Notes: This is a predicted structure of a 71-nucleotide RNA (transfer RNA) from a bacterium. Model confidence (mean pLDDT): 83 of 100. Its Rfam family is "tRNA". Rfam's curators write: Transfer RNA (tRNA) molecules are approximately 80 nucleotides in length. The family's RNA type in Rfam is transfer RNA.
[in-house]
RNA sequence: UUCUCAUAGCUCAGCGGUAGAGCACUCGUUUGAUAAACGAUAGGUCAUAGGUUCAAUUCCUAUUGAGAACA
Numbered sequence: 001u002u003c004u005c006a007u008a009g010c011u012c013a014g015c016g017g018u019a020g021a022g023c024a025c026u027c028g029u030u031u032g033a034u035a036a037a038c039g040a041u042a043g044g045u046c047a048u049a050g051g052u053u054c055a056a057u058u059c060c061u062a063u064u065g066a067g068a069a070c071a
Base pairs, nucleotide, nucleotide: 001069002068003067004066005065006064009023010022011021012020017054026040027039028038029037047063048062049061050060051059
C1' cells in the first nucleotide's frame, strides 16, 4: 500500500422488507440415580459514527480492532 473479516457464552448462516442454526446454559419427560436421547424456554444497540433509501445486519464513507498478501 492492497484485500478480507467483525451477528447469541462459543462456532457460523443470513447480501434491502421486523434476526436464525448447531453446541453450551436453564426447565421438563425418561431412569432406582447419572449420562445419553427427546421436547421447551431464555439469551442480540448485528464493532462504532455518519450517509443513501419508504425501509439497512445487508449498499456507500470514515474510524477502531483482528487476519492475510506485496514491498